[in-house]
The prediction has a mean pLDDT of 86.
The RNA shown here (c-di-GMP-I riboswitch aptamer) has 73 nucleotides and comes from Nitrospiraceae bacterium UBA6902.
It was read from a public genome assembly, where an Rfam model found it.
């Protein structure tokens, strides 16, 4: 340093549901919320899925690329 991931310590993200907006609708933004996450941090729609005709949406389904927090076996 990498591989790994501890009933470890710190801090971190926020499903579901609700309430306010946005949108034709998938969903998407704010606020409450905490079931779960070692990349659930950032970028990319190449596969699935979703909406219905779109320059659509999903990155918290797979994958890829960059990047980074703690150290017990």
């Nucleotide at each position: 340093u990498c591989c790994c991931g501890a009933g470890a310590a710190a801090g971190c993200c926020a499903c579901a549901u609700c309430c306010c907006g946005a949108a034709u609708a998938a969903u998407c933004g704010g606020g409450a919320g905490a079931a779960g996450g070692a990349a659930a941090g950032c970028u990319c729609a190449g596969g699935g899925u979703c909406u219905a005709u779109a320059u659509g949406a999903u990155a918290g389904c797979c994958g890829a690329g960059c990047u980074g927090c703690c150290g017990a076996a």
NCBI's taxonomy places the organism under Bacteria, Pseudomonadati, Nitrospirota, Nitrospiria, Nitrospiraceae.